[in-house]
Context: one part of a larger RNA
RNA sequence: CUGCAGUUAAAACGUCCGUAGUUUAUGACUAGUGCCCUGACUAAAGUAUGGAUCUUAAAGCCGUAAAAUAGCAUGGAACGCUAAUCAAGAUAGGAACAGAUGGAGGCAAUAGUAUUUAAUAGCGAGAGGUGAAAAUCGAAGACCUAUUAAGGACUAACAGAGGCGAAAGCGAUUGUCUAGUAUGUAUCCGUUAAUCAAGGACUUAAGCUAGUGUAUCGAAGAUGAUUAGAUACCGUCGUAGUUCUAGCUGUAAACGAUGCCGACUAGGUGAGACCAAUUGGUUGUGCCUAAGGAGAAAUCAAAGUCUACGGGCUCUGGGGAUAGUACGGUGUCACCAUUGAAACUU
Numbered sequence: 001c002u003g004c005a006g007u008u009a010a011a012a013c014g015u016c017c018g019u020a021g022u023u024u025a026u027g028a029c030u031a032g033u034g035c036c037c038u039g040a041c042u043a044a045a046g047u048a049u050g051g052a053u054c055u056u057a058a059a060g061c062c063g064u065a066a067a068a069u070a071g072c073a074u075g076g077a078a079c080g081c082u083a084a085u086c087a088a089g090a091u092a093g094g095a096a097c098a099g100a101u102g103g104a105g106g107c108a109a110u111a112g113u114a115u116u117u118a119a120u121a122g123c124g125a126g127a128g129g130u131g132a133a134a135a136u137c138g139a140a141g142a143c144c145u146a147u148u149a150a151g152g153a154c155u156a157a158c159a160g161a162g163g164c165g166a167a168a169g170c171g172a173u174u175g176u177c178u179a180g181u182a183u184g185u186a187u188c189c190g191u192u193a194a195u196c197a198a199g200g201a202c203u204u205a206a207g208c209u210a211g212u213g214u215a216u217c218g219a220a221g222a223u224g225a226u227u228a229g230a231u232a233c234c235g236u237c238g239u240a241g242u243u244c245u246a247g248c249u250g251u252a253a254a255c256g257a258u259g260c261c262g263a264c265u266a267g268g269u270g271a272g273a274c275c276a277a278u279u280g281g282u283u284g285u286g287c288c289u290a291a292g293g294a295g296a297a298a299u300c301a302a303a304g305u306c307u308a309c310g311g312g313c314u315c316u317g318g319g320g321a322u323a324g325u326a327c328g329g330u331g332u333c334a335c336c337a338u339u340g341a342a343a344c345u346u
Stems, first nucleotide, its partner, number of pairs: 004317003007298002012314001014202004021195003026087003030083005035076002038073002047065005092192001093189003096185003100181002104178007111155002116150007126137002163170002207248005217241001221237004259313003263305002266289005272283004293300002319346002328339004
C1' cells in the first nucleotide's frame, strides 16, 4: 500500500475565504527518460547437488549446476513521465459586452392599518376573563360609540412544495450606494484551477458592557384559580428583555441530522430566470413513477456507477457509561466557549 465507516446505529467543522500541503485537461514539436529487444561483462550468501573432515547429526570447509539484480552499449512500432516552446471556444477558470432578474446587503426619506395611552363629546350599568370562576376596572361614569393627539413596534391581503443569499437569514413604498446569479455573444487572457492543516471573516435566539428608547408581548416576581400539594399548565398585573446605536459573546435539532469540486447513468410533470420562437436550448428549484442500481430497512436520480474494491481534496468515528466531566492550555468584561482525558464499572 492492498482494505473500513460517517441520512437515521459512533462519525460531514454552522458557513465561506484562505497559506503550506495534496491533486491538476487536450493537442503539436524538440530534448531527455521510463519501457521493450539484442549484445558484452558479471558478485557473496542462500537453494539444489557431489565430496573431504567426523563414531554419527547439524553447522562450517572444498567443488559443480541453475536462477535472480543493477549498471553499460546498439537499435526501436506504440505508450507513459519530465522540461522548454507554441496552439485553441477545455461540457476548466477569469475578464469583456448586452438586455434582463431577485423578500441579497448598507444608508436615507416616506407611508399604512392595528395594539396601548391621553383629551373631548355621547350613552348610562355593567365590563373583564374562564372549562367554570375569581382576582381586577366601574355613578369620582368603566365597557361601548365618535373625533382627535402622542409614542413605539410591526409591515395584513398579494404570498406560492415561488424567489434571493456562503450560511446565519431576508417580505410596506421610493431613492441612492454595494455585491451576486443565470442567459446570450464567442470578443480578450492563456492554466490563472480543485480542495484545503495554520490563519481570517461572517454567524438566529438568548446573554453581557455603555447609552437611547419602552407601544406590544413578557423570563424573574406578585397575585386569582386549579389541586392532596401546584414554587406549573389557565387568568390579571409585571421587572429584565423584546427596539435602536457602538462594542463583546461565537453557540443551536446552526438539519437535507446528507462536506466541496468533477464525469456518467431515466421517463413524466409543475412553477421560476434568460434565450429562441419550433418541437426547443441553458440554468436553478420541486413533485410523481419506479430498477436495469444501492441499502439492515425506512427509503434514495443519489444514499447509484463498490469486495473483479483507486477521479481529486478536506474533516470526523472505533462498545456503553463515567463525560463533553476533571486537570492544564487558549479565548472572554462575565456567563461561558474551545481543546479534552483517566480511575472505578459493565

This is a predicted structure of a 346-nucleotide part of an RNA (small-subunit ribosomal RNA, central domain) from a metagenome. RNAcentral holds the full RNA, with entries from SILVA. Rfam family: Bacterial small subunit ribosomal RNA.